A computed fold for a 143-nucleotide part of an RNA from an uncultured prokaryote, annotated as small-subunit ribosomal RNA, 3' minor domain. Its Rfam family is "Bacterial small subunit ribosomal RNA". Gene Ontology terms of the family: structural constituent of ribosome and ribosome.
Context: one part of a larger RNA
RNA sequence: CACCGCCCGUCACACCAUGGGAGUUGGGUCUACCCGAAGGCCGUGCGCCAACCUCUUCGGAGGGGGCAGCGGACCACGGUGGGUUCAGCGACUGGGGUGAAGUCGGAACAAGGUAGCCGUAGGGGAACCUGCUGCUGAUCACU
Numbered sequence: 001c002a003c004c005g006c007c008c009g010u011c012a013c014a015c016c017a018u019g020g021g022a023g024u025u026g027g028g029u030c031u032a033c034c035c036g037a038a039g040g041c042c043g044u045g046c047g048c049c050a051a052c053c054u055c056u057u058c059g060g061a062g063g064g065g066g067c068a069g070c071g072g073a074c075c076a077c078g079g080u081g082g083g084u085u086c087a088g089c090g091a092c093u094g095g096g097g098u099g100a101a102g103u104c105g106g107a108a109c110a111a112g113g114u115a116g117c118c119g120u121a122g123g124g125g126a127a128c129c130u131g132c133u134g135c136u137g138a139u140c141a142c143u
Stems, first nucleotide, its partner, number of pairs: 003112001005109001008105002011102001013099004018094003023089012039074001041072004047067003052063004115136003119132005
């Protein structure tokens, strides 16, 4: 660059991130149940034992204490089911963003050529159109 202006949406192409998505993979966490090693603890201890105590016919006997064994609750790991959360993948699908010179129109900006806009409802390739309510950042009228 000043109307030979500005500018809107669909569609097409490319790339980017993202929502939904049958499901699928992995991690964290919570929870119910199952299993229950080692360990100390509790109980039992009819089997075993040198120290201590008592008795003794000096052989030993009894007591106390201890050990093995057995039982129990606790409990690591593990297993099964469920909940929750995070991340990856996922046919298909929704819009979004970006990208000098693609397509269709020409909705807005001047009364933008049907004034525009908010809300709402219906309709339409798309910008939009139509109805109703409201506003003036229009016009007109009044001050």